[in-house]
Molecule: c-di-GMP-I riboswitch aptamer
Organism: Pseudomonadota bacterium
RNA sequence: AACAGAUAAAGCCAAACCUGCUGGAAGGCAGGGACGGAACGCCACGGAUCUUACCAAGAUAGCCGGGUUGCCUGA
Numbered sequence: 001a002a003c004a005g006a007u008a009a010a011g012c013c014a015a016a017c018c019u020g021c022u023g024g025a026a027g028g029c030a031g032g033g034a035c036g037g038a039a040c041g042c043c044a045c046g047g048a049u050c051u052u053a054c055c056a057a058g059a060u061a062g063c064c065g066g067g068u069u070g071c072c073u074g075a
Base pairs, nucleotide, nucleotide: 003074004073005072012037013036017032018031019030020029021028022027035062041068042067043066045065046064047063048060049059050058051057052056
């Protein structure tokens, strides 16, 4: 380095829900909060689902696949 995610250790992220803001909506952002996670970091490339001011646009990466970057350890 690759591969794996058992074992630890240091940590990390953060569902539902509540509050505020924002959007036409799905939803998003911040604070609280923790269902869970091992990429539940990032990317809308493919599929899937959702939204409708509608034939076009948007959302979900914690839906699946793919790409890419990173921490720890080595049964």